[in-house]
RNA sequence: UCCUGAAAAGGGCGAACCCAUCGUAAGGUGGGGGCGCAAAGCCGCGGGUCCUAAAGAGUACGGGAUGGCCGGGCUGCCAGG
Numbered sequence: 001u002c003c004u005g006a007a008a009a010g011g012g013c014g015a016a017c018c019c020a021u022c023g024u025a026a027g028g029u030g031g032g033g034g035c036g037c038a039a040a041g042c043c044g045c046g047g048g049u050c051c052u053a054a055a056g057a058g059u060a061c062g063g064g065a066u067g068g069c070c071g072g073g074c075u076g077c078c079a080g081g
Stems, first nucleotide, its partner, number of pairs: 002081004012037002017032006035068001041074003045071003048066005053059001
């Protein structure tokens, strides 16, 4: 430096659901919880999905959410090769 993650050690993250709170909403944050995760660390670049409008319906150029849906960029613990 590259590849691999069967086992082990020390740790890390925290699905559904519940409570509080913020938001029109998707959803966020905090607490409980623990399904899972070797990048389930960071970014939010491409795609996907979702939310958001006008008198009604519909519509996303625009705005937003997710990123634990896929890909990409950067960084990284342990063990083995």